Predicted 3D model of a 545-nucleotide part of an RNA (large-subunit ribosomal RNA, domain I) from a Chlamydiales bacterium. Taxonomically the source falls in Chlamydiales (Bacteria, Pseudomonadati, Chlamydiota, Chlamydiia).

Context: one part of a larger RNA
RNA sequence: GGCUGCUGGUGGAUGCCUUGGUAUUAACAGGCGAAGAAGGACGCGCUUACCUGCGAUAAUCUUCGGGGAGCUGGAAAGAAGCUUUGAUCCGGAGGUUUCCGAAUGGGGGAACCCGAUAGGUUAAUAGCCUAUGACUGUUAUCUGAAUACAUAGGAUAACAGAGCGAGACCCGCUGAAGUGAGACAUCUCAGUAAGCGGAGGAAAAGAAAUCAAAAGAGAUUCCCUUAGUAGCGGCGAGCGAAAGGGGAAGAGCCCAAACCGUGGGCAUGCUCACGGGGUUGUAGGGCAAGCGAUCAAUAUUGCAUAUUCUAGCUGAAUCUUCUGGAAAGUAGAGCAACAUAAGGUGAAAGCCCUGUAAGCGAAAGAAGAGUGCAAUAACGCUUGUACCUGAGUAGGGCCGGACACGUGAAACCCGGUCUGAAGCAGGGGAGACCACUCUCCAAGGCUAAAUACUCGUUAAUGACCGAUAGUGAACCAGUACAGUGAUGGAAAGGUGAAAAGAACCCUCGAUAAGGGAGUGAAAUAGAAUCUGAAACCAGCAGCUU
Repeated sequence: GGCUGCUGGUGGAUGCCUUGGUAUUAACAGGCGAAGAAGGACGCGCUUACCUGCGAUAAUCUUCGGGGAGCUGGAAAGAAGCUUUGAUCCGGAGGUUUCCGAAUGGGGGAACCCGAUAGGUUAAUAGCCUAUGACUGUUAUCUGAAUACAUAGGAUAACAGAGCGAGACCCGCUGAAGUGAGACAUCUCAGUAAGCGGAGGAAAAGAAAUCAAAAGAGAUUCCCUUAGUAGCGGCGAGCGAAAGGGGAAGAGCCCAAACCGUGGGCAUGCUCACGGGGUUGUAGGGCAAGCGAUCAAUAUUGCAUAUUCUAGCUGAAUCUUCUGGAAAGUAGAGCAACAUAAGGUGAAAGCCCUGUAAGCGAAAGAAGAGUGCAAUAACGCUUGUACCUGAGUAGGGCCGGACACGUGAAACCCGGUCUGAAGCAGGGGAGACCACUCUCCAAGGCUAAAUACUCGUUAAUGACCGAUAGUGAACCAGUACAGUGAUGGAAAGGUGAAAAGAACCCUCGAUAAGGGAGUGAAAUAGAAUCUGAAACCAGCAGCUU
C1' cells in the first nucleotide's frame, strides 16, 4: 500500500407521513367602480421586525342574532386588564375608512407639491380645519358675436360615461408569418395568432321573399348521423358541405302603411306630433254592408309568499383483565345502529372527543318560484270595393368579398362604383338561362330554453401526486436573487405522546464543542433533531505485498 470484516464520521437516498397541489362532479355565482374600484403606500399593538387584521373611531366602533367560559391574532414570555350585568368568538346590518391609484381643483419623478371660492377658528386678510371645484356626452334653462332675425360660442343644473377583472367564453373591425405543397408563386397554415372596439351571464342566431320535389316539412341553437359522401382543388398538397334521419330544447311576438280621431305648423293642400286601427301569402289588412261570440284560459310586468343561502342546535351505545411509557391491541362480558362516512385521542376505538344518520333553527340581509294577488293586452265569419302592404330598394354593368365551391356553366348572399324596376292582374326562389309547375313574401324591429366558459363560493369524489413528485410556490414565493428594462426566477417540510428543549458539575484553545448528572419508552429522538442507503474519510482486527 491492497483486500475483507467490524465500529464510527460524512452525506441525505429510501421508507413512512401530509398542512399543499391536481383533475372531475353537483349546485351556486358570474361582476366591482366617481357613494372613488382592483391594486398599493404609510400608519394603528403595553413591549412589535414580519405576516394577518384594521384606518387618525386604526389587531378595531355600534346594533341585531347565535353561542356559553374563558379571553387580549400567527406567537411563546412578561406586564396590565376584560368576562355569567354574558366577554373572546361566529353570522347579518350599519359606522369609521389617512394618502396614491380611472384619480377627477392645478401640477407631478404614484403614495408628494401648490392654488381658488365659501364657511369655521383667530386680534388677523398669518397659519390651520371643513366643504366645493377635471373632462366628455345627453337633456333642460339662461345668455349670446361677426350680422337685423338667427346661428356659432359661453354659463348653470340634472343624469350618464370613464377604470379594473378570468391570459376564460361571445360578437364585430383589422389581419400575418414560420409551416405544408418534400423547391415555389395560385393554394395551404387561416380568417388562425396578434391588435382594436363592444357586450352579457351567457353572447350570437331566430319566427321563411326557408327548404324540398310531385310527397311534403314548418323560427333559431346544440349533439349524433348523413360523410370524409356530393363537390372544390397548380384536380397537387389539401379543403370539404347540405337536404334527409335520430335526439336536446321548444314560444312566439311588435312596428311602418291604408283608414279614423285630437292638436299644431304654414307656401291652404300639404306636413308634423299624439291616440285608435293593423301586421299576412291556400294572401292579409283598410273601407262599405250584413251576421255571430264574449270573462275563462294565456302572456308580460309589479308586489307578496313557499323554499333556499348567509351563524347555529339536538344527536344512540362500554366496562374490566393482561402486555406496555401509553390501549384504541389481547382476553372476558355487554350495548347502539335511519348513526360501522371520516378525523382525532400516548399503538389498531361503532359505544372517549369532533362528527355521521335523522331531525330542528334566523332578529337582520340576500336569492326566489311552476304558488297567491293586482294591473295591462289580444274575438271571429260572409259579400263587395281595389285604398294599403317597408325605393335610390330589388335587379343590371364593372371590381372585390363570402358561400365546402380557387371565375368556373356559378346561381344564392354581402360591399364599392355607375345605373335602376314592378308595386298584388305584383314580387323573390327552386345552382347559368328559358318554359311549365311548386314554394315563399325582401328592402323595419324584439324574443326564453337547449349551447360555450370558470377568477370565484359551497359540498363531494379520485386504480391522481406525495416534497427532484404535485402548482413556479406544502415553508412569510412571484419571495430571495439576476437584468437599465421588458422579463427571468429558485432552494427550502418531519425532535418527542407531551418541551418534560437538558437545573447543577467538569474538560477546554471557554457564547463553540464535548464529558457527567437529569428528563424521556427511547437522547445513535438533543434542537445541524424520524428513518438514515451509496459515493467519500477514518479507527481497530485479520490476511497479503